A computed fold for a 155-nucleotide RNA, annotated as glmS glucosamine-6-phosphate activated ribozyme aptamer. The prediction has a mean pLDDT of 76. It was read from a public genome assembly, where an Rfam model found it.

RNA sequence: CACACAGUUACAGCGCCGGGACUGCGCGAAUGCAGUUGACGAGGGGGAGGAGUAUCGAAUUAUUCGGCGGAUGCCUCCUGCCGUGGGCCGCGGCACAAGCCUGACUACAAAGCCCGAAAGCGAUUUCGGGGACAGAAUGACAGGCCGGCCAUUAA
Numbered sequence: 001c002a003c004a005c006a007g008u009u010a011c012a013g014c015g016c017c018g019g020g021a022c023u024g025c026g027c028g029a030a031u032g033c034a035g036u037u038g039a040c041g042a043g044g045g046g047g048a049g050g051a052g053u054a055u056c057g058a059a060u061u062a063u064u065c066g067g068c069g070g071a072u073g074c075c076u077c078c079u080g081c082c083g084u085g086g087g088c089c090g091c092g093g094c095a096c097a098a099g100c101c102u103g104a105c106u107a108c109a110a111a112g113c114c115c116g117a118a119a120g121c122g123a124u125u126u127c128g129g130g131g132a133c134a135g136a137a138u139g140a141c142a143g144g145c146c147g148g149c150c151a152u153u154a155a
Stems, first nucleotide, its partner, number of pairs: 014069004019065001020037006040057003046078005079095005086150004099145005105139001113130007
C1' cells in the first nucleotide's frame, strides 16, 4: 500500500420515557414483577451567538395521547457571492445557489391497505411482494414591482 472478514461511528421529524394505553405471570381485586407501544413519509445544514409548541401534507373512530431532550427552521452578527461588465453605501437574496409579490400549471412519498415470511406465550416487532394517493418547497410560464452616489464608455 492492496485485499478479505468482524465491530464501532456517521443517528436528526430524530432519540428517550418514570404518566397513560396494552401484554405475560402471580386464581380474582388492589397491587407487584417482567415486557410492549409511544409520528407515515416529503422537505430542510456557510460560521458564531440567541430564543424556544421549528415547515409540509398522508393515514386513522383515532393513544400519531402525554412528557423530556435534541434538531437542518426563526432572529442577530460575521464571511463569501448574486441582483450589476468598476467602486462605495443601502436593500433584497443565495451558501454551487442567487430579487420580491401574485396567478394558474407541473413533477415527486411512505405508512395506512392487500398478500406472504420470520421472531415472540403474548402485547408487538422485523422483512419481502402488490397496488394507490399529498402538500409545502422546486421547476418552468404570465403579470406587477424592484435604490443612491462616484468613476468609466472598455469588455

Its Rfam family is "glmS glucosamine-6-phosphate activated ribozyme aptamer". By type it is a riboswitch. Rfam's curators write: This entry contains a glucosamine-6-phosphate activated ribozyme that is found in the mRNA for GlmS. GlmS is an enzyme that uses fructose-6-phosphate and glutamine to generate glucosamine-6-phosphate.